[in-house]
RNA sequence: ACUUGAAAAAGGCAAACCGCCUGAAAAGGCGGGACGCAAAGUUACUGGCCUAAGUCUUCGAAGUUUUGGACAAGGUGGCAGGGCUGCCGGG
Numbered sequence: 001a002c003u004u005g006a007a008a009a010a011g012g013c014a015a016a017c018c019g020c021c022u023g024a025a026a027a028g029g030c031g032g033g034a035c036g037c038a039a040a041g042u043u044a045c046u047g048g049c050c051u052a053a054g055u056c057u058u059c060g061a062a063g064u065u066u067u068g069g070a071c072a073a074g075g076u077g078g079c080a081g082g083g084c085u086g087c088c089g090g091g
Base pairs, nucleotide, nucleotide: 002091003090004089005088012037013036017032018031019030020029021028022027035078041084042083043082045081046080047079048076049075050074054071055070056069057068059063
């Protein structure tokens, strides 16, 4: 440097759920808690997925509690691919 995760060691992270907070929501932060994780470190670049405040549109005689639809500029790295970085062991 490349490759690999069988058995170990030192450790690390923390799903659901609960509490408080932020947010229109999705979701996020902190604390508790562990389902799991060898990149469950990091990055929304590509695809996917979630949400729709707002915008456009639609409907209506009338919406300061708006009928339906579209859209991410909002999210998700614990959905996958790619980028960057990294502990221990084996080859």
Molecule: c-di-GMP-I riboswitch aptamer
Organism: Syntrophaceae bacterium